[in-house]
Transfer RNA from Stictis urceolata, 73 nucleotides, folded computationally. The coordinates come from a structure-prediction model, not an experiment, and the mean pLDDT is 81. The source organism's lineage runs through Eukaryota, Fungi, Ascomycota, Ostropales and Stictis. It matches the Rfam family "tRNA". The family's RNA type in Rfam is transfer RNA.
């Protein structure tokens, strides 16, 4: 330098054009307990790496940029 792939809450991860982005861990509160842990219930936390484009409509498709991983030279 070229090619492929990934980027979604604090962490992991689903969603591959259509109303309000699913779930797990963690956090907070409550219940339970003599107390803790475990367990149960509830809550908070994202506008999907940035930007532009396509579309009636974009996390999803396209371009550019940034970052991570892999390959070729």
């Nucleotide at each position: 330098g070229c090619c492929u792939u990934c980027u979604u809450g604090g962490c992991c991860c689903a969603g591959u054009g259509g109303u309000a982005g699913a779930g797990g861990c963690g956090u907070u509160g409550c219940a339970c307990u003599u107390g803790u842990a475990a367990u149960g219930c509830a809550a908070a936390g994202g506008u999907c790496g940035a930007u532009a484009g396509u579309u009636c409509a974009a996390a999803u498709c396209u371009g550019u940029c940034a970052g991570g991983a892999g390959g070729c030279a």